[in-house]
RNA sequence: GGGCUAAUAGCUCAGUGGUAGAGCGACAGAUUGCAGAUCUGUAGGUCAUCAGUUCGAUCCUGGUUUGGCCCU
Numbered sequence: 001g002g003g004c005u006a007a008u009a010g011c012u013c014a015g016u017g018g019u020a021g022a023g024c025g026a027c028a029g030a031u032u033g034c035a036g037a038u039c040u041g042u043a044g045g046u047c048a049u050c051a052g053u054u055c056g057a058u059c060c061u062g063g064u065u066u067g068g069c070c071c072u
Stems, first nucleotide, its partner, number of pairs: 001071007010024004018055001026042005048064005
């Protein structure tokens, strides 16, 4: 230098065009003598970033950044 691939909640990951979800974790309540376990609820996201396509983009296209793999 070239090719492929990934980037979504604190962590691990879903979500293939129509207002973004789960598990674990955090917090609150119930329960318990206290805690754990269990149950219920709440908070937490500029969907890496900049453009483009579209009535509409996490999703499609291009650039950039970062990580991984391969080639030279």